[in-house]
RNA sequence: GGGAAUUUAGCUUAGUUGGUAGAGCACGCGACUCUUAAUCGUGAGGUCCAGGGUUCAAAUCCCUGAAUUCCCA
Numbered sequence: 001g002g003g004a005a006u007u008u009a010g011c012u013u014a015g016u017u018g019g020u021a022g023a024g025c026a027c028g029c030g031a032c033u034c035u036u037a038a039u040c041g042u043g044a045g046g047u048c049c050a051g052g053g054u055u056c057a058a059a060u061c062c063c064u065g066a067a068u069u070c071c072c073a
Base pairs, nucleotide, nucleotide: 001072002071003070004069005068006067007066010025011024012023013022019056027043028042029041030040031039049065050064051063052062053061
């Protein structure tokens, strides 16, 4: 220098070819227990990497950029 992949909650991640974003773990509260752990119930937590565009509507489509990883030279 050329090319590819990935980026969503604190962590690991799902999201069916556009229709108001879910799960597990962790965390708060409660139940159970002499207590802790485990188990069960419940709650909170996300401007979906950034900016712009298309659309009635974008995590999803298009453009530019950033970070990380890999391949080629």
Predicted 3D model of a 73-nucleotide RNA (transfer RNA) from Agathobacter sp. Its Rfam family is "tRNA". Rfam's curators write: Transfer RNA (tRNA) molecules are approximately 80 nucleotides in length. The organism belongs to Agathobacter, within Bacteria. The RNAcentral record of the sequence draws on ENA.